[in-house]
Molecule: TPP riboswitch aptamer (THI element)
Organism: Rhizobium sp. Leaf306
RNA sequence: CCCGCUCUAACGGGGUGCUGCGCGGUAACGUGCGGCUGAGAGGCUUUCAGCCAACCCGCGGAACCUGAUCCGGCUAACACCGGCGGAGGGAUUAGACGCCUCACGCUC
Repeated sequence: CCCGCUCUAACGGGGUGCUGCGCGGUAACGUGCGGCUGAGAGGCUUUCAGCCAACCCGCGGAACCUGAUCCGGCUAACACCGGCGGAGGGAUUAGACGCCUCACGCUC
């Protein structure tokens, strides 16, 4: 110097879906109480948004976004599995720690 399923601090990036019943509404939708998946589906406000909290992620086979109101399977639907796809994008610095012994290889 490089590296890491590790730790700490600061900074940064990011998502918030599906659904049953009641109520309001022509409807879209809103709202209260539940259910499902998930790490996360929370709260406040002046509500096409902003802020806070928790959680995940920070150089990359993906935290997340785009293609995408995508294609196939499955489901009541979301979720899930496969494809798209080693496609295109995507947010980092500092510090700590990384033991002992032996053998072999390479370099000096």